């Protein structure tokens, strides 16, 4: 000087002017009006996780479901947060992880490949052993061909992954066949750490593919519904339960009088509704108030000029003046704790890498 990580933080001021909501007071002609106080965010968002609160269920266990998943600590609680461990990425500062178990079990590995987990043999090597042929040999046999049955799994090949890797013996070819180191597994021990782990050495039997964001197993936690939650007042009407009186009228039943009746008319009773308040808050609720204009400054950025210094009549730099643009994302609603997701611009602080000078 350039190029980066990682935290914090801020996200327009001041004035006038017109406007909105809540509460308080005064007046009111009861419709309002003057005055004072007070009114959004880091995310108020999505409504993802936890809590509080309200009701509703709940003898205890247990099956089903779902929902986390490496330690350690904080936390009322959480999937949250701080610190570590391992793994992946970066030179590095850091950054990322659904990170238990695949040796309980079942399943699944496309295409391509011969062959995708009790594995195979496609091009190759082999000719030890059967077969068949040629030659020598009295025979037994021996040499040499074929490569048909057979052996192999070295080397090519396919593929995201071929049943450890290198080399050394061994073999007809070969092969953990055999040993030598490596490398992974299981197991024991010793040393650090509170702990996942990390160091280190013995022994084993030689290899044990992946995948659980497939079922599944193992552990831990988990009752449901949400402020339209839930509680208090309760009309108008129209129902319900109890009683009274009065036999007058009115309907019903009766030809008619009378007698009855669930009617009607009054008196108390209790439930539900509308609607009101409460829950609720130092903003506050009700379809939902916290704006709008204008002046000036202020951060950024564009044109115009003026001075200076650099200097190849241009063009960078510094300083000042005009004037134009011109401040994201967004918008509480029952409350708190996180989580994520949106975000012009500025400010600040630690650190990390290359180059350069001293």
């Nucleotide at each position: 000087u350039g190029a980066g990580u990682c935290g914090a933080c801020u996200g327009g001021g001041u004035g006038a002017u017109c406007g909105c909501g809540g509460c308080g007071u005064a007046c009111u002609u009861c419709g309002g009006u003057g005055c004072g106080c007070u009114g959004a965010g880091g995310a108020a968002g999505g409504u993802c996780g936890g809590g509080g609160c309200u009701c509703c269920g709940c003898a205890g266990a247990g099956c089903a479901g779902g929902a986390u998943g490496c330690u350690g600590g904080c936390u009322a609680a959480c999937g949250g947060c701080c610190a570590g461990u391992c793994g992946a990425g970066g030179c590095g500062a850091c950054u990322u992880g659904a990170a238990g178990g695949a040796a309980a079990g079942u399943g699944c590995c496309a295409c391509a490949g011969a062959g995708a987990a009790u594995a195979g043999a496609c091009c190759g090597c082999c000719g030890a052993u059967g077969a068949g042929c040629c030659g020598g040999g009295c025979a037994a046999c021996c040499g040499g061909c074929u490569a048909c049955a057979g052996g192999u799994a070295a080397g090519g090949g396919u593929g995201a992954a071929a049943c450890g890797g290198u080399g050394c013996g061994g073999u007809a070819a070969g092969a953990g066949c055999g040993c030598a180191c490596c490398a992974g597994c299981g197991u024991c021990c010793c040393g650090g750490g509170u702990g996942a782990c990390c160091g280190g050495g013995g022994c084993g039997g030689c290899u044990a593919g992946g995948u659980a964001a497939a079922c599944c197993c193992c552990a831990u936690c988990c009752g449901g519904a949400g402020c339209a939650a839930g509680g208090u007042u309760g009309a108008a009407c129209a129902g319900g339960g109890a009683g009274a009186g009065g036999g007058c009228g009115a309907c019903u039943c009766g030809u008619c009088c009378g007698c009855a009746g669930a009617u009607a008319c009054u008196u108390c009773c209790g439930g539900g509704u509308a609607a009101a308040c409460c829950g609720c808050a130092u903003a506050g609720a009700u379809g939902g108030a916290u704006g709008g204009u204008c002046a000036c400054c202020c951060a950024a950025g564009g044109c115009u000029u003026u001075g200076g210094u650099c200097c190849c009549c241009g063009g960078a730099c510094c300083a000042g003046a005009g004037c134009c643009u011109g401040g994201a994302c967004a918008g509480a609603a029952c409350c708190c704790c996180g989580c994520c997701u949106a975000c012009a611009g500025g400010u600040c602080g630690a650190c990390u890498c290359a180059c350069c000078a001293c």
Molecule: Bacterial RNase P class A
Organism: Acidimicrobiales bacterium